[in-house]
RNA sequence: GCCUGGGUAGCUCAGUGGUAGAGCACUUUCUUGGUAAGAAAGGGGUCGGUAGUUCAAUUCUACUCUCAGGCU
Numbered sequence: 001g002c003c004u005g006g007g008u009a010g011c012u013c014a015g016u017g018g019u020a021g022a023g024c025a026c027u028u029u030c031u032u033g034g035u036a037a038g039a040a041a042g043g044g045g046u047c048g049g050u051a052g053u054u055c056a057a058u059u060c061u062a063c064u065c066u067c068a069g070g071c072u
Stems, first nucleotide, its partner, number of pairs: 001071007010024004018055001026042005048064005
C1' cells in the first nucleotide's frame, strides 16, 4: 500500500428502511431471623464520526477514525 471483518447500555452481544432490544451488572421494593437465591418495578444509548439517498437510516452509499485478521 491492497483486501476482509468488527465498532450498538457498565460488560457480552442481537437487531437486513418504519417507536433501539436481550442476558449479566446497577437502583428501589417484596420475600427471609439474617444472607444467598427468587419475584416485581425502574434508571442508563448522540447506534465510532461527517456527508449523501429516502417521507423516514442502527440498517443503503461515499469519505474518515479506530480495532482484529490476511496479502505484498
Model confidence (mean pLDDT): 82 of 100. This is a predicted structure of a 72-nucleotide RNA (transfer RNA) from a Patescibacteria group bacterium. The sequence is in RNAcentral, with records from ENA and MGnify. It matches the Rfam family "tRNA". Its family is annotated with triplet codon-amino acid adaptor activity in the Gene Ontology. NCBI's taxonomy places the organism under Bacteria, Bacteria candidate phyla.